[in-house]
Context: one part of a larger RNA
């Protein structure tokens, strides 16, 4: 290393952009590097294959043929790859129309509710639990009215509904912004696909500074359980939770299933959007895209299951496994302000 694999058995990079590289649509000229065919040279003997000889036979030897190449170098062929010229639209992009969306960022603003403070009623308890008690209240709690304050969250609508690469994203309005989707079939003329490395985004926690804190809670008290009880329950509370910048770069970062492209049986929901029938129009009906579930043949799987959103059949490219443990540890290098992150062993053991 090669085969072999990568939903669960070890194996899919957290996610996108994109350099190098690797691959790459039709038609036609023209080179002729790769690739085919022939020619000469060269590829020492020994060794390898065959066929004949010699020691009684094999080993082992002698003769003679053959066979060996990412070779050179010469002619030729042009199907394929390449390179180059000219052309095409069906890949991919643009243009115009159109509608859908929690897609993103900034400003502002709404009401329900908890908490609180003020003030009116009111006059003994409240709160909590299996049950208690620790708390709270005659200095007027709790419960109810009105009126202030502040913070964070957005109920119903809310849906295996939508957006978005992942992460994620939910009350309203406004500005600014990206993407995708159907129509047109106007234009450009292969401009693709993939991606080591680099770049960027990237939940929660955690960090740094300044802010803010309503609730809700690590740690931290205290009460109760209990043999203990540094837990579960209860009461109470500080970081954090929330802003702004600025680190951190990790998750069951999952669909445990990388992207892209092409085909392969049906039935049934749903979400955007086109067209046809038919109409005054709208529903019913029928077909098409694009996206999201559920069943289900072939075929594939160990199995369970996947099945036009494949885990099917095919190509292209990347990343990744190679027996448990030792270990995602040591050491070493980057990387981080730290916590730590990445890269990633071996002795030994079973």
């Nucleotide at each position: 290393c090669u085969g072999g694999g990568u939903g669960u058995a070890a194996a899919g990079g957290g996610c996108g952009u994109g350099u190098a590289g690797g691959c790459g649509g039709g038609u036609u000229g023209g080179c002729a590097a790769g690739u085919c065919g022939g020619g000469u040279g060269u590829g020492a003997a020994a060794u390898c294959u065959c066929c004949a000889g010699g020691c009684u036979u094999a080993a082992c030897u002698u003769g003679g043929a053959g066979g060996g190449g990412u070779c050179a170098u010469c002619c030729g062929a042009a199907a394929c790859u390449g390179c180059u010229g000219a052309u095409c639209u069906u890949g991919a992009g643009u243009a115009c129309u159109g509608g859908a969306g929690a897609g993103g960022a900034u400003a502002g603003u709404g009401g329900a509710a908890u908490u609180u403070c003020u003030g009116g009623u009111g006059g003994a308890g409240c709160g909590g639990u299996a049950a208690a008690a620790u708390g709270c209240g005659u200095a007027g709690a709790u419960a109810u009215c009105a009126g202030g304050a502040g913070g964070a969250a957005c109920a119903c609508c809310a849906g295996u509904g939508g957006c978005g690469a992942a992460g994620g994203c939910g009350g309203c309005u406004a500005u600014c912004u990206g993407g995708a989707c159907a129509g047109u079939a106007a234009c450009u003329g292969a401009c693709g696909c993939u991606g080591a490395g680099g770049c960027g985004c990237g939940a929660a926690a955690g960090c740094g500074u300044g802010g803010g804190u309503a609730g809700c809670a690590a740690a931290c008290a205290g009460a109760a359980u209990u043999a203990g009880a540094u837990a579960c329950c209860c009461u109470g509370g500080u970081a954090g939770u929330c802003c702004a910048c600025g680190c951190c770069g990790u998750a069951a970062a999952c669909g445990a299933u990388g992207a892209a492209u092409a085909c392969u049986a049906g039935g049934u929901g749903u979400a955007g959007g086109g067209g046809g029938u038919a109409u005054c129009g709208a529903c019913c009906c029928c077909c098409c895209c694009u996206g999201u579930g559920c069943c289900g043949c072939a075929g594939u799987u160990a199995a369970c299951a996947c099945a036009u959103u494949a885990a099917g059949u095919a190509u292209u490219c990347c990343a990744c496994c190679u027996g448990g443990g030792g270990a995602g540890u040591a050491c070493g290098a980057c990387c981080g302000c730290a916590a730590g992150g990445u890269u990633g062993a071996a002795a030994c053991u079973c």